[in-house]
Context: one part of a larger RNA
RNA sequence: UUGGGCGUAAAGCAUAUGUAGGUGGUAAAUUAAGUUUCAAUUUAAAUUUUAAAGUUUAUUUUUAAAAAGAUUGUUAGACUAAUUUUCUAGAGUUCAGAAGAAGAUUAUGGAACUUUAAAUGUAACAGUAAAAUGUGUUGAUAUUUAAAAGAACCUCAAUGGCGAAAGCAGUAAUCUAGGCUGAUACUGACACUGAGAUAUCAAAGCGUGGGUAGCAAAAGGGAUUAGAUACCCCUGUAGUCCACGCCCUGAACGAUGAGUGUUAACUUUUGAAUUAAAGCAAAAGUAAAACUAACGUGUUUAGCACUCCGCCUGGGGACUACGAUCGCAAGAUUAAAACUC
Numbered sequence: 001u002u003g004g005g006c007g008u009a010a011a012g013c014a015u016a017u018g019u020a021g022g023u024g025g026u027a028a029a030u031u032a033a034g035u036u037u038c039a040a041u042u043u044a045a046a047u048u049u050u051a052a053a054g055u056u057u058a059u060u061u062u063u064a065a066a067a068a069g070a071u072u073g074u075u076a077g078a079c080u081a082a083u084u085u086u087c088u089a090g091a092g093u094u095c096a097g098a099a100g101a102a103g104a105u106u107a108u109g110g111a112a113c114u115u116u117a118a119a120u121g122u123a124a125c126a127g128u129a130a131a132a133u134g135u136g137u138u139g140a141u142a143u144u145u146a147a148a149a150g151a152a153c154c155u156c157a158a159u160g161g162c163g164a165a166a167g168c169a170g171u172a173a174u175c176u177a178g179g180c181u182g183a184u185a186c187u188g189a190c191a192c193u194g195a196g197a198u199a200u201c202a203a204a205g206c207g208u209g210g211g212u213a214g215c216a217a218a219a220g221g222g223a224u225u226a227g228a229u230a231c232c233c234c235u236g237u238a239g240u241c242c243a244c245g246c247c248c249u250g251a252a253c254g255a256u257g258a259g260u261g262u263u264a265a266c267u268u269u270u271g272a273a274u275u276a277a278a279g280c281a282a283a284a285g286u287a288a289a290a291c292u293a294a295c296g297u298g299u300u301u302a303g304c305a306c307u308c309c310g311c312c313u314g315g316g317g318a319c320u321a322c323g324a325u326c327g328c329a330a331g332a333u334u335a336a337a338a339c340u341c
Stems, first nucleotide, its partner, number of pairs: 004312003007295002012309001014200004021193003025087001027085005033080002035076001038073006048066006090190001091187003094183004102176007109153001114148007124135002161168002205246006214240002219235004257308006265286007290297002314341003323334004
């Protein structure tokens, strides 16, 4: 390389949009580029394959033919392609409907924690396996009243819902988006995938400016211990929150790329619709066929097929070095070899 693979053995990009490219629905006409038929010419010889001759079998030798490619002409019109037309089953639009923690902005609510002020009141409080550090007679803890500020939203709550993923939960309003169901009015293949590219991307981290109640890396102290740079306790700064700009990583997981068709049933849940059932969209659980090394998967496929992209090729060295690109930095992306087993 051919071949074989990617849930767990190596292997699905974190997710989406989308350029080039690849692939692509029904019917008809025309063309004849691909494709097909035939003929001619050509591809030096040797080599390859087959047959015959020679030969003791084999090896070897000789002769003939074949194979395969190219060019020119010719032929067929099924398939692919191109042009023109056609259709509605794919796709999209329109109308009606309901659901949802989908997003952005603004406003607003109560409980709790903490702090401040005042009152009552007196000796403890806090903490632990036990203690101590710590707080307290300059009156703490506790109880009551008033105020301030920040962050998070009890119950409802679910095996539930929504979103491309990351993710999304007090309440209300405004703006915006998507999916689903029904009607079948309109367009008429407008589709699928998608190298590069672009956008989004938890937490932590970075820059500038705010904010800081609680929690809490670092740091300080008390314990434990042989030691204790920890686990436990008392404090506590970045950070956590907001605005704008970066970073671009993750066990970013369903460890399972996207799309289409197709292959027994049954149970539960969510949404629309309906008198009800069946059917539709979505989320779970059993399970036939089938698949799988097994575990298991099983109409939400890891079954049967097709299209397109990404990726894998023994372990370590190595999610590394060098170089390049990006970044304020931290670092990220791309990515070897020697050597060794």
Predicted 3D model of a 341-nucleotide part of an RNA (small-subunit ribosomal RNA, central domain) from Phyllymenia taiwanensis. It is recorded under the gene name rrs.